[in-house]
Context: one part of a larger RNA
RNA sequence: CCCUUGUCAAGGAACUCGGCAAAAUCGCCCCGUAACUUCGGGACAAGGGGCGCCUCCUGGGUUGCUGGAAGGUGGCCUGGGGGGCCGCAGAGAAACGGCUCAAGCGACUGUUUACCAAAAACACAGGUCCCUGCUAACCCGAAAGGGGAUGUAUAGGGGCUGAAACCUGGCCACUGCCGGUAGGUCAAGGAGAGGGGUGCAAGCCCUGAACUGAAGCCCCGGUGAAGGCCGGCCGUAACUAUAACGGUCCUAAGGUAGCGAAAUUCCUUGUCGGGUAAGUUCCGACGCGCAUGAAAGGUACAACGACUUGAGCGCUGUCUUGACGAGGGGCUCG
Numbered sequence: 001c002c003c004u005u006g007u008c009a010a011g012g013a014a015c016u017c018g019g020c021a022a023a024a025u026c027g028c029c030c031c032g033u034a035a036c037u038u039c040g041g042g043a044c045a046a047g048g049g050g051c052g053c054c055u056c057c058u059g060g061g062u063u064g065c066u067g068g069a070a071g072g073u074g075g076c077c078u079g080g081g082g083g084g085c086c087g088c089a090g091a092g093a094a095a096c097g098g099c100u101c102a103a104g105c106g107a108c109u110g111u112u113u114a115c116c117a118a119a120a121a122c123a124c125a126g127g128u129c130c131c132u133g134c135u136a137a138c139c140c141g142a143a144a145g146g147g148g149a150u151g152u153a154u155a156g157g158g159g160c161u162g163a164a165a166c167c168u169g170g171c172c173a174c175u176g177c178c179g180g181u182a183g184g185u186c187a188a189g190g191a192g193a194g195g196g197g198u199g200c201a202a203g204c205c206c207u208g209a210a211c212u213g214a215a216g217c218c219c220c221g222g223u224g225a226a227g228g229c230c231g232g233c234c235g236u237a238a239c240u241a242u243a244a245c246g247g248u249c250c251u252a253a254g255g256u257a258g259c260g261a262a263a264u265u266c267c268u269u270g271u272c273g274g275g276u277a278a279g280u281u282c283c284g285a286c287g288c289g290c291a292u293g294a295a296a297g298g299u300a301c302a303a304c305g306a307c308u309u310g311a312g313c314g315c316u317g318u319c320u321u322g323a324c325g326a327g328g329g330g331c332u333c334g
Base pairs, nucleotide, nucleotide: 001329002328003327004326005325006324007323008322010320011319014318019315027051028050029049030048031047036041038163052085053084054083055082056081057080058079059078060077061076062075063074064073065072066071086090098313099312100311101310102309103308104307105305106304110122111121126161127160128159129158130157131156132155138147139146140145165299166298167297169230170229171228174227175226176223177222178221179220180219183218184217185216189212190211194207195206196205197204198203231249232248233247234246235245258292259289270286271285272284273283274282
């Protein structure tokens, strides 16, 4: 000097990205327990008090012996009350929750990167859309065959969303899907006018216009919990400012309810309020949303979380600021 570990005056997070680590809390009994809530919960909420030993009194339960019974006499378990004793300390060691307030995300219990990530990721009940009538759809397999399923639409497969609550707006122009079939287009094939080569010829060969010819595409419709998309400029009110109002251009339609400097806000440490002596974080508001928004769901939300963020109480060697001790290394000798 390193590792592990014990203790500390005064202060008590001043440490630090961050209370990381440590300390503290911890058992049982009694009292007591808020907001909020899906009425289950929250809750061991929070916050208090008690706890040993000796002795006396008194109650409950159960059981042994004895007895005919009444009773007598014991064991074990468990309460209540009085008096007393000792120590610094009575859950005397050990095992053994720190707590609260607020916000984000995910409803929840679960699952995961075996060996740097446990999460807000995955899953999940629930919702919804599409496919599938059974030799099902779909999947594996050149095929046979197998799974689906010894199932049968309250079943099976696929996509999205992700408890419950309140809700889920507009656009079908484009793309997709579904439906339609009159017309247009359209390949091989059918058809064969006409033309050409050759031959004395019959013929053989080549070419070939109409007409005919599916699906598909065009076309006509539908469809958003299908892929997706959801405007610009100018003016206007008797202070100013702003614009309920008007004009105009474009569009398939111009973002509704909500939420909003947000896990989304560039400008930005936005502005105001709260908390602090002091707050780029945090909470509540505001809304010119660079670039929110409704199942790539929107908003709220009790409970839950080794999740993330902010604040406080308790507690502490994290720190001011260091000191001393224990064990094991390192070092020296062998």
Molecule: large-subunit ribosomal RNA, domain IV
Organism: Candidatus Bipolaricaulota bacterium